A computed fold for a 1408-nucleotide RNA from an uncultured prokaryote, annotated as small-subunit ribosomal RNA. The coordinates come from a structure-prediction model, not an experiment, and the mean pLDDT is 85. Its Rfam family is "Bacterial small subunit ribosomal RNA".
[in-house]
RNA sequence: AUGCAAGUCGAACGAGAAAGCGGCUUCGGCCGUGAUUACAGUGGCGGAAGGGCGAGUAAUACGUGGGUAACCUACCCCCGAGAUGGGGACAACUCCGGGAAACUGGAGCUAAUACCGAAUACGCUCUUGGAACCGCAUGGCGCCGGCAUGAAAGGCGGGGACCGCUUCGGCGGCCUGUCGCUCGGGGAGGGGCUCACGGCCUAUCAGCUUGUUGGUGAGGUAACGGCUCACCAAGGCGAUGACGGGUAGCCGACCUGAGAGGGUCUACGGCCGCACUGGGACUGAGACACUGCCCAGACUCCUACGGGAGGCAGCAGAGGAGAAUCAUUCACAAUGGGCGCAAGCCUGAUGGUGCAACGCCGCGUGAGGGAUGAAGGCUCUCGGGUUGUAAACCUCUGUCAGGAGCUAGGAACGGCCUGGGUGUGAAUAGCACCCGAGCAUGACUGGGCUCCAGAGGAAGCUCCGGCUAACUACGUGCCAGCAGCGGCGGUAAGACGUAAGUGGCAAGCGUUGUUCGGAAUCACUGGGCAUAAAGGGCGCGUAGGCGGCGCAGUUAGUCAGUUGUGAAAUCCCUCGGCUCAACCGAGGAACUGCUAUUGAAACUGCUGUGCUCGAGGCCGCGAGGGGAGUGUGGAACUCUUGGUGGAGCGGUGAAAUGCGUAGAUAUCAAGAGGAACGCCGGUGGCGAAAGCGACACUCUGGCGCGGUUCUGACGCUGAGGCGCGAAAGCUAGGGGAGCGAACGGGAUUAGAUACCCCGGUAGUCCUAGCCGUAAACGUUGGGUACUAGGUGGAGGCAGUUCCGAAACUGUCUCUGCUGGAGCUAAUGUAUUAAGUACCCCGCCUGGGGAGUAUAGUCGCAAGGCUGAAACUCAAAGGAAUUGACGGGGGCUCACACAAGCGGUGGAGCAUGUGGUUCAAUUCGAAGCAACGCGAAGAACCUUACCAGGCCUUGACAUGUUGGUGGUACGAACCCGAAAGGGGGAGGACCUCUUUACGGAGGAGCUAGCACAGGUGCUGCAUGGCUGUCGUCAGCUCGUGUCGUGAGAUGUCGGGUUAAGUCCCAUAACGAGCGCAACCCUUAUCGUUAGUUGCCAGCGGGUAAAGCCGGGGACUCUAGCGAGACUGCCGGUGUCAAACCGGAGGAAGGUGGGGACGACGUCAAGUCAUCAUGGCCCUUAUGGCCAGGGCGACACACGUGCUACAAUGGCCGGUACAGAGGGAAGCGAUACCGCGAGGUGGAGCGAAUCCCAAAAAACCGGUCCCAGUUCGGAUUGGAGGCUGCAACCCGCCUCCAUGAAGUCGGAAUCGCUAGUAAUCGCGUAUCAGCUACGACGCGGUGAAUAUGUUCCUGAGCCUUGUACACACUGCCCGUCAAGCCACGAAAGCAGGGAGCGCUCGAAGCGUUA
Repeated sequence: AUGCAAGUCGAACGAGAAAGCGGCUUCGGCCGUGAUUACAGUGGCGGAAGGGCGAGUAAUACGUGGGUAACCUACCCCCGAGAUGGGGACAACUCCGGGAAACUGGAGCUAAUACCGAAUACGCUCUUGGAACCGCAUGGCGCCGGCAUGAAAGGCGGGGACCGCUUCGGCGGCCUGUCGCUCGGGGAGGGGCUCACGGCCUAUCAGCUUGUUGGUGAGGUAACGGCUCACCAAGGCGAUGACGGGUAGCCGACCUGAGAGGGUCUACGGCCGCACUGGGACUGAGACACUGCCCAGACUCCUACGGGAGGCAGCAGAGGAGAAUCAUUCACAAUGGGCGCAAGCCUGAUGGUGCAACGCCGCGUGAGGGAUGAAGGCUCUCGGGUUGUAAACCUCUGUCAGGAGCUAGGAACGGCCUGGGUGUGAAUAGCACCCGAGCAUGACUGGGCUCCAGAGGAAGCUCCGGCUAACUACGUGCCAGCAGCGGCGGUAAGACGUAAGUGGCAAGCGUUGUUCGGAAUCACUGGGCAUAAAGGGCGCGUAGGCGGCGCAGUUAGUCAGUUGUGAAAUCCCUCGGCUCAACCGAGGAACUGCUAUUGAAACUGCUGUGCUCGAGGCCGCGAGGGGAGUGUGGAACUCUUGGUGGAGCGGUGAAAUGCGUAGAUAUCAAGAGGAACGCCGGUGGCGAAAGCGACACUCUGGCGCGGUUCUGACGCUGAGGCGCGAAAGCUAGGGGAGCGAACGGGAUUAGAUACCCCGGUAGUCCUAGCCGUAAACGUUGGGUACUAGGUGGAGGCAGUUCCGAAACUGUCUCUGCUGGAGCUAAUGUAUUAAGUACCCCGCCUGGGGAGUAUAGUCGCAAGGCUGAAACUCAAAGGAAUUGACGGGGGCUCACACAAGCGGUGGAGCAUGUGGUUCAAUUCGAAGCAACGCGAAGAACCUUACCAGGCCUUGACAUGUUGGUGGUACGAACCCGAAAGGGGGAGGACCUCUUUACGGAGGAGCUAGCACAGGUGCUGCAUGGCUGUCGUCAGCUCGUGUCGUGAGAUGUCGGGUUAAGUCCCAUAACGAGCGCAACCCUUAUCGUUAGUUGCCAGCGGGUAAAGCCGGGGACUCUAGCGAGACUGCCGGUGUCAAACCGGAGGAAGGUGGGGACGACGUCAAGUCAUCAUGGCCCUUAUGGCCAGGGCGACACACGUGCUACAAUGGCCGGUACAGAGGGAAGCGAUACCGCGAGGUGGAGCGAAUCCCAAAAAACCGGUCCCAGUUCGGAUUGGAGGCUGCAACCCGCCUCCAUGAAGUCGGAAUCGCUAGUAAUCGCGUAUCAGCUACGACGCGGUGAAUAUGUUCCUGAGCCUUGUACACACUGCCCGUCAAGCCACGAAAGCAGGGAGCGCUCGAAGCGUUA
């Protein structure tokens, strides 16, 4: 769009077709029926209900309870009375017009239950007279009278006699029945108006109001009323929130909650409002009317352009919008409604059905058996585990759905017919009512029963890190992704994705949104404000709130009983109906509220009357920097004048600017000026707070004590309000010494708009007036009462003492400290509460944004008061704990500094590293704690790197299958750098068996399969080992105790030590790992032993020599012992631990040295020693080979060596070690060579022989301060040795060459005694050696420190902390680019509201 949703009545009225059917016909038609018809009209009732929606509305609404003595009410019920008699029209209709249509004009006819007069009339209305009663002010009232006005309609049915009219068909009167009509009264139900109370946000809306508030009169209404009007008065409302703004329909109820509350208004029910938007009236009982009318407007449609039509927020349905919401269905069978006498008609109300898991409820998708625990999947330690009795399979059952058949209930009212009864009536007509029989009526539903078939047709969603129930694998690798919160993911992810498994729920499951809960997180029940957010800066006081002890009254609050109401539904209880349930019905309870009434009188209130203890007054005494004003004073300071004086003064960490020979500073005298008041002075005093400090006077406020004289609750608090209110600042006028923002200068500094110094304006001071803030703090509002103590200070009073200074005791007030109970998160507080209670006020509700913006208000200004939001964060914060840290403190150590000695940093060279280069310069180590480190031996090898050539079960291990005697092995030869590849003469071994030939097998080889192999990655997956703090003295535990707890105590404190070593003390008592000791070495002695070592005595012997005999004495060797323990003495100390001194002793206070390294830290180092998880390569990232590289070289650093020389160099001579090593080794004597070395080979597997000379030292000589007789780099030449091989790339020797370097900038290292320094010797690795390295050995052999201020590190105690990856911490501000939010912006556009003015439709009113 479209269809339907309000009509009905012929028994109010007039008119009145057609089709069809039947009959007749002259075929033109006519008659009957249809027809008590349809379509219309007049008239009546209903269209104000039912149905929809929630725009508006914060009160003309709603809820609850009242009032109406200020009202209305059609239809319905009851009562009373009546209905007499007339009249004139207008539709329809006919005729003539207009218009496209919608519609409409004129003329004519006509009926009524339409309309209009007249009559009659009450208890109605009006007016008037009188009386009684009542109430709630106006007032009300079926008491008795008088006067006036105002009504009506008929229809239908039945009827014996009588009467009238008649067109003779009848019609009417009359009687009767019924429906209707009129007036009045009452009822029921419905409504109007009105009152009280109740329910949103905003004060950044504080004042609103002129019909406003009231009165008089009038009008108007159903009715009261400024509802309207005229006049008069000037009122009315408001902090208990007026007015304004925002939002919203209200309620029964619903959701949630233990409740109190909080949230909500969809369905059902009540009320209200609305009907395209706005306005308006008409009709009517009722409307300002959803499907009526008029006007205006927007929009849509029709049109012949002149004009018209329309209103789904009725039921369906459509478009649009949206995250999203259904059928253009059936029926009036039931229930209900309208009309009608009725039949009946109408009814998108309603009853049903359809669609959607949208919700609630019920049911099913099968039950029992079934383990070789199938297969498959997943996982795995490869054994298994799990899915899982799950499946298969066997035996059953038959709900639901499906098919066939039967059937209950929703349906009995009414009607018709018939029988009976009662009433009315003259009536056995009729009508009304009652009872019974019969007849007809289902849109839709399909419950139930029987039969058939057959496990057949029927399971998903989500979660599995914690909260929270349920875990593995793979994939991924801060990617992809997850996420409610904290958070997961950067190569082993139970957090992502997938799988398997598990948990949960189930025809649903999960997500999102919303509300309540948890949240005591707005706290009425039921919170807080010292430090977490939060006490107003302080007082006076208004409203308000709260309020002492009695008596009497009252009964508002309060309590109790009763009454009405609190609609129904809902919720709850008990029964009942659908097989159960959901659902439905009945009864009860409840609805915690409001009203009325009766009673009680304790408490609160109110009224009256008393009281004195709260409060105040009075009298006496007292302390005080309380306030205001006027004077006075001394010290200091600055300035002025004069004197003395003569070079500086001043200032600082040090200086400078500054002042000063024009005489400063200093000093004396005189004068001037301004400000502040030293000592007393005190956690002392006073004040409300801010605040107040010389002295005197005047004025004045408050407080304390004593008396107990008066008043008699007069009290407390205090929103607004008013006042006071440090400093700074502002206005006007003074004043101005000192000080001193700004400012100038000097310093400091990287800079120094600062700190320090020299100046210096405003200001600081006074008067008058503003400002109104502060860490205005006790971060603690005021008042009252109560609740252990101890000890001070200040002001009174009383008592004790004969008096008294004083003291003591008691008491009141103020002010401190300490401390218990209690409280507190803790810290703390604690009669001056932060304890226990009551009263009143203020304030808080996560951090930032922000005390900002805006608005208002105050201010001269500065600015104050009140005071947000957007946005953003997952915290911000308090108290306490343990650590760590500090340019915090205390105590104490260390070659930490200082005091010393020698170095490094400069030179040359060696070596390591960085960097660079390169085909490769393999890799690792990175502050200390990487850098002569892994390397205690890179020419090949090593070797991991590079280029090239080769191999592929492999250089190496194990297993397995097959093959193999001309097999394994393999000469010559060929290619090649080698590896390797060809080649193939020759040619086996072992075991068993067999007479033999031979056979079987092993090893080996070969072809495969498993696998080998990797110095490939991850030291941030690991083991082991190691470095470092640190040989520092610490780190912990058990039990107990303390603390809510983290945690503390012990372990702190006083001493002492090298030491958490020991002692004392002690809510701690003990214990463990560390320290020390035990072990090794060295220093002394004893003993045992006496060769290869030793040689005193004895003997022999040599040129000499322990050479020989011999000896064990000594040295020495190496076993066992001794020794040192603060054991002894003195002193100090606490009577201790211990320390100081001493004796003895080889050694003295751990004698020297070593080994030994707590809990832990550094994700320290190492996957390249080794081991190892995971990942990666597999004809290569594995393996072999030859060559190159690890050795490069503009440069930088670390560690060393040698020097720069005379304490030295060189030459000659002469002494003295220790610890080691030696057989593919050390290698003597001898000879050769200048030498490296060579020849040679004695001796030695070593207290025997060798390496082997020690060197510095000492003695003698020389050099004479120089780039040298210092220094030795570099280079040339010639050699030696090792080795397969010295080109890249070895060491050594000789000759020659003879560089830098003359003691090293900033900086930096080692060392406290047999140490530093200096001198040489040895060894490991090793063919050789780049060793000047490393590890050892001995020789010579110092100086300095008796201090802890500083630098570094460390230990303990303590303190602060915003740090805890722990100061290399944390953190602040600005900023490129980009993004987000908010603000501003020339303007542009839209919406809402107020006010003013103008025009003005319909309508209503009025006039003509």